[in-house]
Context: one part of a larger RNA
Molecule: small-subunit ribosomal RNA, central domain
Organism: metagenome
């Protein structure tokens, strides 16, 4: 290559979005490009095979066959796929009422607490540890009162719980804004899936430039430990964390499980509707419906476990892996200030 995989043995791109590509809901009618099936045309010898004959056999010559992926013409078929035209409404969207949320963005405001100053009070200790010591304090600390200052987080509610495509996202209140859900009707009318390049978003940590800087705290100091101790502990402390703007783009971006759809026992909890019972309103109890957890039948599964939110039973269409190491490394390309990030080998070894 095929074939076999992808939770955990190698392997689902970090997430969406969307061109091209690929795949596509019912039904008429046509058409015949794909596709059947009949016929006929070619596919030159020689070689290759098979069956015979010739050389004393082979080798080697040499007569039939047979075989030649296929292509081409023609006739005829109308299922299925395409293509054209028209229909429908179940798949997709729109519209009308409702519901729930830390879904984003901006501005604003509050409370606790830490930490710093200023003043009362007051006097020898405070801190901090396994023990101590660095360290703070009679130039009055630490305790406690009052006032003021500044930043950053928002206890309780809080949850096995909400929201987002992911990363994530929490005090309260304005404003702008995505998105979802649910019930009845009413509209387009296949208007859809999925997606290689692309484009976007993407924790922390780092970078750039102007802000800030309470507490934390990489480096660093000093004290301790110990044989040492470049660590753990302990006293301090800059970057950074905070904000605006622009970079960077990685992660155990995990549910280690791509996205979409359709089928296939049940049971319980919890969240949002909706409806129906119940009640002065409630509680509750049915019944669906969209999420989220446990338990679990058949089946899967190498076990572990998964098990209508499936790792079951099937379609579509992207990704990705093919023994360890070497190595996600060189080297070239892209990209980026830069750190580096991406695409990615081979020797040689087991």
């Nucleotide at each position: 290559c095929u074939g076999g995989g992808c939770g955990u043995a190698a392997a689902g791109c970090g997430u969406g979005c969307g061109c091209a590509g690929g795949c596509g809901g019912u039904u008429u009618c046509g058409u015949a490009a794909g596709c059947u099936g009949g016929a006929g045309g070619u596919g030159a010898a020689a070689u290759c095979c098979c069956c015979g004959g010739g050389c004393u056999u082979a080798a080697c010559c040499u007569g039939g066959g047979a075989a030649u992926g296929g292509c081409c013409u023609u006739c005829a078929g109308g299922a299925c796929u395409g293509c054209g035209a028209g229909a429908c409404u179940g798949g997709a969207g729109u519209g009308u009422g409702g519901c729930a949320g830390a879904g984003g963005g901006g501005g604003g405001u509050g409370g606790a607490a830490u930490u710093c100053c200023a003043c009362g009070u007051g006097u020898a200790g405070c801190a901090g540890u396994g023990a101590a010591a660095u360290g703070c304090g009679u130039a009055g600390a630490g305790a406690u009162g009052u006032g003021g200052a500044g930043g950053a987080a928002c206890a309780c509610c809080g949850a096995u719980g909400g929201c987002g495509a992911a990363g994530g996202c929490a005090g309260c209140c304005c404003c702008c804004u995505g998105g979802g859900c649910c019930a009845a009707c009413a509209c387009u009318g296949a208007c859809g899936c999925u997606c290689a390049u692309g484009c976007a978003c993407g924790a922390a940590a780092g970078c750039g430039u102007g802000g800030g800087g309470a507490g934390c705290a990489a480096a660093c100091a000093g004290g301790a430990u110990u044989a040492g101790a470049u660590a753990c502990c302990c006293u301090g402390g800059u970057a950074g964390u905070c904000c605006a703007c622009g970079c960077c783009c990685u992660a155990a971006a995990c549910g280690a499980u791509g996205u979409c759809g359709a089928c296939u026992a049940g049971g319980u909890g919890u969240u949002g509707g909706u409806g129906g019972g119940g009640u002065u309103a409630a509680a509750c109890c049915c019944a669906u419906u969209a999420g989220u957890a446990c338990c679990g039948c058949a089946g899967c599964u190498a076990a572990c476990g998964c098990g209508u939110g499936a790792a079951g039973u099937c379609g579509a269409c992207c990704g990705c892996c093919u023994g360890g190491g070497g190595a996600g490394u060189a080297c070239g390309g892209u990209c980026g200030c830069a750190a580096g990030a991406u695409u990615a080998a081979a020797a040689c070894u087991c």